[in-house]
């Protein structure tokens, strides 16, 4: 320098001026429930989001064992827990640097499924062309055979074709041709043991049998986790109606009080008290938490532990908004002494937005900052 790979970080800033939601000062009101003026301090995000996982709290349910269903699958650590993370192992990709991977079991456990092509796709299968074998027939013929074509309840799985896959591979030995039928070597399974290492798993010997095929995000078997419901959970106060106990002839309005009047009652009970349950509405859970920031030890890392400091939205149809300047950014222009500076103009813009609350995942995302490492090329 160009081209790649991978992770962190940001998601404008500041001021007026209006207006929103919480908390809290003052002042003046008040029928003591509150109002009204008038300061202050404070208000989405990295995903608030999609609700896929995992938890925390709450209420129901529950003796202990099984079934069923769902879910998770290498080892080894982290964690309140996970399907999350860090670290190693295995296979697969790429020259790397890195990236993918649900990565337990195909057994003397059992079922299912393989499309198209192909002669056959799963047991002891298949027979198109091939290679031989036997039988006719024709032709040659040195009479020992040979060579074509046709047939076969015929041998054969070596060559060639299909195909993601056709029951190892190379060489010999055998054969009528031929085959792990037999040998040696090689790959790969399968037993057994030595080392390495916590372990997955690596590696190195001996053995055995000549090859076991693929798919378990297919039913299954193993192992190992799950009891249901969810903040509209739950508690708590509690009008209005209605309901139950005592009381009970008066009780209310117009006017403060007397008088008139009007209304509702008088045992089918006006009206007062009291009592449980509980609608509406209220408080509560609900912001001091697995908590933030820098920071020391441990430890490869995920993380822990320890001290310091910080207090950091709580709305209920749901507030966090609007304009106006600057200053930062970006686009364009045009001027200069042109890796750049000045000066005008225009944009200030992705995604998107709490709702019990916390740990991941997953998806979106305009611009801008920034670490590490690869591979080429050029220069010292």
């Nucleotide at each position: 320098c160009a081209a790649g790979u991978u992770g962190g970080c940001u998601g404008a800033g500041u001021g007026a001026u209006c207006g929103c939601g919480g908390c809290u000062g003052g002042c003046g009101c008040u029928u003591c429930g509150g109002c009204g003026c008038u300061g202050g301090c404070u208000g989405a995000g990295g995903a608030a989001a999609g609700u896929c996982c995992g938890c925390a709290c709450u209420c129901c349910a529950c003796a202990g064992a099984g079934c069923a269903u769902g879910g998770u699958g290498c080892c080894g650590g982290c964690u309140a827990a996970c399907g999350g993370c860090c670290g190693g192992g295995c296979g697969g990709g790429g020259c790397g640097a890195c990236c993918c991977g649900a990565c337990g079991g195909a057994a003397c456990a059992g079922u299912g499924c393989a499309a198209c092509a192909g002669a056959g796709a799963g047991g002891u299968g298949u027979a198109u062309u091939g290679c031989g074998g036997c039988a006719a027939a024709u032709g040659c013929u040195u009479c020992g055979g040979c060579a074509u074509u046709u047939g076969c309840a015929u041998g054969u799985g070596a060559g060639g074709g299909u195909g993601a896959a056709a029951c190892g591979g190379c060489g010999g030995u055998g054969u009528a041709a031929g085959a792990g039928a037999c040998c040696a070597c090689c790959g790969g399974c399968a037993g057994c043991g030595g080392c390495a290492g916590c372990a997955a798993u690596g590696u190195c010997g001996c053995u055995g049998g000549c090859c076991a095929g693929g798919c378990a995000a297919a039913c299954c078997c193993c192992a190992c986790c799950a009891g249901g419901a969810g903040c509209a959970a739950g508690a708590c106060c509690a009008a209005g109606c209605a309901g139950g106990g005592c009381g009970a002839a008066g009780g209310g309005g117009c006017u403060g009080c007397u008088c008139g009047u009007c209304c509702c009652g008088u045992c089918u009970g006006a009206c007062g008290u009291c009592c449980g349950g509980g609608u509406a509405g209220g408080u509560u859970g609900c912001a001091a938490g697995a908590g933030g920031c820098g920071g020391u030890u441990a430890g490869u890392a995920a993380u822990a532990a320890c001290a310091g400091u910080c207090c950091c939205a709580g709305a209920u149809a749901g507030a966090u908004g609007a304009u106006c300047a600057c200053u930062a950014g970006c686009g364009u222009u045009u001027g200069c002494c042109c890796a750049g500076c000045a000066a005008g103009c225009g944009c200030c813009c992705a995604c998107a937005g709490a709702a019990u609350g916390c740990g991941g995942c997953u998806u979106a995302c305009a611009g801008g900052c920034u670490g590490g490492c690869u591979u080429g090329g050029c220069a010292u």